Overview: Predicted 3D model of an 84-nucleotide RNA (Glycine riboswitch aptamer). Rfam family: Glycine riboswitch aptamer. Rfam describes the family as follows. This family represents the bacterial glycine riboswitch.
[in-house]
RNA sequence: AAGAUGGGUCCGAGAGAGACCGCGGAAGCGGCGCCGAAGGGGCAAGGUGCAACAACUCUCAGGCAAAAGGAUCGGAUCCGGACG
Numbered sequence: 001a002a003g004a005u006g007g008g009u010c011c012g013a014g015a016g017a018g019a020c021c022g023c024g025g026a027a028g029c030g031g032c033g034c035c036g037a038a039g040g041g042g043c044a045a046g047g048u049g050c051a052a053c054a055a056c057u058c059u060c061a062g063g064c065a066a067a068a069g070g071a072u073c074g075g076a077u078c079c080g081g082a083c084g
Stems, first nucleotide, its partner, number of pairs: 006079008018032001020031004033064003039060001040058003047053002
């Protein structure tokens, strides 16, 4: 079961922070500052409430014009088959 939690694909929405400085012909190297919403780590503070988790925190990775990416949300569709 007129299908929960969850997952795939497509479409739409989707924040923050350097179009920084120096060297160099270029490739690239170095320096200072900054962001939190891929991923990863942590539980000192605050949250939940008592053992760990997160959108809190760290900033390793990533990022700081546009593009791309982007947690998450909504819609369509498919997979799947839980309590009862």

Its mean pLDDT, the model's own confidence on a scale to 100, is 77. It was read from a public genome assembly, where an Rfam model found it.